RNA sequence: CGAGUCGGCCAGGCAGUCGCUGCGCCAGCCAGCAAUGGCUAUGGCGUGGAGGAAAGUCCGGGCUCCACAGGACAGGGCGCCAGGUAACCCCUGGGGGGCGUGAGCCCACGGAAAGUGCAACAGAGAGUAGACCGCCAGUCGCUUGUCGGCUGGUAAGGGUGAAAGGGUGCGGUAAGAGCGCACCGCGUAUCCUGGUAACAGGUGCGGCUAGGUAAACCCCGCCCGGAGCAAGGCCAAAUAGGGACCCAUUGGUGCUGUCCGUACCGGGUCCGGGUAGGCUGCUUGAGGAACGCGGUGACGCGUCUCCCAGAUGAAUGACUGCCCACGACAGAACCCGGCUUAUCGGCCGACUCGCAAU
Repeated sequence: CGAGUCGGCCAGGCAGUCGCUGCGCCAGCCAGCAAUGGCUAUGGCGUGGAGGAAAGUCCGGGCUCCACAGGACAGGGCGCCAGGUAACCCCUGGGGGGCGUGAGCCCACGGAAAGUGCAACAGAGAGUAGACCGCCAGUCGCUUGUCGGCUGGUAAGGGUGAAAGGGUGCGGUAAGAGCGCACCGCGUAUCCUGGUAACAGGUGCGGCUAGGUAAACCCCGCCCGGAGCAAGGCCAAAUAGGGACCCAUUGGUGCUGUCCGUACCGGGUCCGGGUAGGCUGCUUGAGGAACGCGGUGACGCGUCUCCCAGAUGAAUGACUGCCCACGACAGAACCCGGCUUAUCGGCCGACUCGCAAU
């Protein structure tokens, strides 16, 4: 200098004007003796006002209501080991496998010597293997050949296929074959060594029996009640409707008091349910920052400090000026921890590979 890997951070900036919205204070207005309360249709001042994903709603929890003695079955989820956590299908560290020269990245990573199933096409044969070509032995024939037929042996070679029942070599054989041996692989042990463990290395044994597939059924182990803030709680209109008691029979009730008019049909008091509507739940929380300590790390502990949206037709916008690298994906709706997906451009740190020079 070029190419890359991993982790973290920012998400146009500054100034001015006018708005929107939560909270606090003051003034004003209204109610009330007051304390105090209320104000969408009053104003001023101060202060807070979207995200790294607020998204998808895919996991895990808090919270709320309902259900629940215990056990079993069904159903669903998860699945190497150890740790972290409120919990997890998450995270960290490690093991194993795959990819990459490397930094690194990816993996539903229990069981296929319990059982059942599946494998298109091609192929002789697809799992109790299999003679199509070939190879070998015997025998027969006549056109005596690098021939053909028949019987048998054979999985070394060819061919088909995603996959053909361990691999390489030597021996062996008529030709072959774990038939024998060595090495590699595989399996196995109540073995040895290291490791908390997964596992790794070694040793002995087994000629190989036990190919693949479990996000196929299944088996084993662990976990799992249901619904969700439109949860739930409180207050509570009316010429609505229910119940109890009392009173009354030419009157009563509503339409603001009166008159007129008109509509309705017993009236009054009390009680509970509850619609419209309102309040609450609502944001102080497994919370953030800094420092210190423990830990490889996820994370934990301690001290100190901060308060950082809370709406309910639902607020963060509009205009102007200047600057630059010309600005992506996108907007809370009970809360939190994750995962996944979308995303202009830029900054910082650690590391890898290549080339060149010294």

Notes: Predicted 3D model of a 358-nucleotide RNA (Bacterial RNase P class A) from a Gammaproteobacteria bacterium. It is recorded under the gene name rnpB. The prediction has a mean pLDDT of 76. Lineage of the source: Bacteria > Pseudomonadati > Pseudomonadota > Gammaproteobacteria.